[in-house]
Molecule: FMN riboswitch aptamer (RFN element)
Organism: Frisingicoccus caecimuris
RNA sequence: AUCUUUCUUCGGAAAUGAGAAUUUCUCUACUGGCGGUAAAGCCCGCGAGCAAAAGCCAAUCCGGUGUAAUUCCGGAGCCAACAGUUGGUCUGGACGGGAGAAGAGGAUG
Repeated sequence: AUCUUUCUUCGGAAAUGAGAAUUUCUCUACUGGCGGUAAAGCCCGCGAGCAAAAGCCAAUCCGGUGUAAUUCCGGAGCCAACAGUUGGUCUGGACGGGAGAAGAGGAUG
RNA backbone atom coordinates (compact mmCIF):
# COMPACT_ATOMS: atom_id res chain seq x y z
C1' A A 1 0.00 0.00 0.00
C1' U A 2 -3.76 -3.56 -1.21
C1' C A 3 -8.01 -6.98 0.25
C1' U A 4 -14.62 -11.55 -2.19
C1' U A 5 -10.58 -11.75 5.19
C1' U A 6 -11.83 -11.80 10.92
C1' C A 7 -13.29 -9.12 15.16
C1' U A 8 -14.71 -4.79 18.17
C1' U A 9 -17.05 -0.10 18.79
C1' C A 10 -20.20 3.55 16.76
C1' G A 11 -24.24 4.12 13.55
C1' G A 12 -31.99 9.07 12.77
C1' A A 13 -33.30 13.95 14.37
C1' A A 14 -37.45 17.14 15.81
C1' A A 15 -43.88 20.31 18.83
C1' U A 16 -42.10 26.13 21.31
C1' G A 17 -46.38 29.37 21.72
C1' A A 18 -51.59 30.50 20.43
C1' G A 19 -56.51 28.86 18.69
C1' A A 20 -59.81 24.71 18.18
C1' A A 21 -63.81 19.85 17.64
C1' U A 22 -57.44 18.81 21.85
C1' U A 23 -50.57 15.26 20.76
C1' U A 24 -53.12 13.97 14.02
C1' C A 25 -56.60 20.24 12.35
C1' U A 26 -55.11 26.01 11.65
C1' C A 27 -51.22 29.57 12.47
C1' U A 28 -46.40 29.36 14.41
C1' A A 29 -42.00 26.66 15.79
C1' C A 30 -38.66 22.76 15.09
C1' U A 31 -35.87 18.24 12.57
C1' G A 32 -32.94 16.35 8.31
C1' G A 33 -29.30 8.71 7.98
C1' C A 34 -24.96 7.08 4.61
C1' G A 35 -21.55 7.42 0.08
C1' G A 36 -20.27 10.59 -4.30
C1' U A 37 -19.60 15.53 -6.09
C1' A A 38 -17.13 22.71 -4.15
C1' A A 39 -19.67 21.63 1.80
C1' A A 40 -26.62 18.62 -0.57
C1' G A 41 -33.46 16.47 3.25
C1' C A 42 -35.29 18.14 -2.35
C1' C A 43 -28.38 16.24 -8.20
C1' C A 44 -26.67 10.79 -8.59
C1' G A 45 -26.58 6.40 -5.79
C1' C A 46 -27.36 3.50 -1.12
C1' G A 47 -29.97 2.33 3.38
C1' A A 48 -34.59 2.31 5.83
C1' G A 49 -40.12 1.02 4.29
C1' C A 50 -43.77 -1.87 1.10
C1' A A 51 -44.34 -6.44 -2.09
C1' A A 52 -44.88 -13.74 -3.05
C1' A A 53 -41.96 -11.83 -6.93
C1' A A 54 -41.09 -8.59 -10.98
C1' G A 55 -40.87 -4.29 -8.81
C1' C A 56 -42.53 0.26 -6.05
C1' C A 57 -40.62 4.15 -2.94
C1' A A 58 -41.03 12.26 -1.39
C1' A A 59 -39.42 17.16 -2.53
C1' U A 60 -36.03 23.37 -5.89
C1' C A 61 -36.10 27.30 -8.23
C1' C A 62 -34.06 32.48 -9.05
C1' G A 63 -29.82 35.72 -8.33
C1' G A 64 -24.47 36.23 -6.71
C1' U A 65 -19.21 34.52 -6.11
C1' G A 66 -16.04 31.04 -8.25
C1' U A 67 -11.95 26.99 -12.60
C1' A A 68 -15.87 24.23 -10.52
C1' A A 69 -21.73 24.87 -6.38
C1' U A 70 -29.80 22.62 -8.08
C1' U A 71 -24.22 21.65 -2.38
C1' C A 72 -21.58 27.95 -0.45
C1' C A 73 -23.97 33.20 0.17
C1' G A 74 -28.81 36.08 -0.52
C1' G A 75 -34.07 35.35 -1.59
C1' A A 76 -38.41 32.58 -2.19
C1' G A 77 -40.34 27.52 -2.01
C1' C A 78 -41.12 22.27 -1.29
C1' C A 79 -40.84 17.08 0.94
C1' A A 80 -41.02 13.47 4.79
C1' A A 81 -41.84 4.93 5.08
C1' C A 82 -45.17 1.20 7.61
C1' A A 83 -49.16 0.24 11.65
C1' G A 84 -52.01 2.95 15.23
C1' U A 85 -59.38 6.56 13.16
C1' U A 86 -56.16 11.77 9.37
C1' G A 87 -49.38 12.20 12.16
C1' G A 88 -41.93 14.32 9.46
C1' U A 89 -42.19 15.81 15.39
C1' C A 90 -46.91 11.26 19.66
C1' U A 91 -47.15 5.56 20.40
C1' G A 92 -45.47 0.86 18.22
C1' G A 93 -42.59 -3.08 15.35
C1' A A 94 -37.42 -1.41 17.53
C1' C A 95 -33.00 -3.27 23.79
C1' G A 96 -34.52 -4.69 16.09
C1' G A 97 -32.32 -3.87 11.28
C1' G A 98 -29.08 -0.75 8.59
C1' A A 99 -26.17 2.05 4.32
C1' G A 100 -21.77 3.11 6.24
C1' A A 101 -17.71 5.22 9.72
C1' A A 102 -13.59 4.34 12.96
C1' G A 103 -10.15 1.02 15.23
C1' A A 104 -7.52 -3.66 15.97
C1' G A 105 -5.87 -8.26 13.91
C1' G A 106 -4.87 -11.49 9.51
C1' A A 107 -3.19 -12.28 4.50
C1' U A 108 -0.47 -10.50 0.20
C1' G A 109 3.25 -7.21 -1.86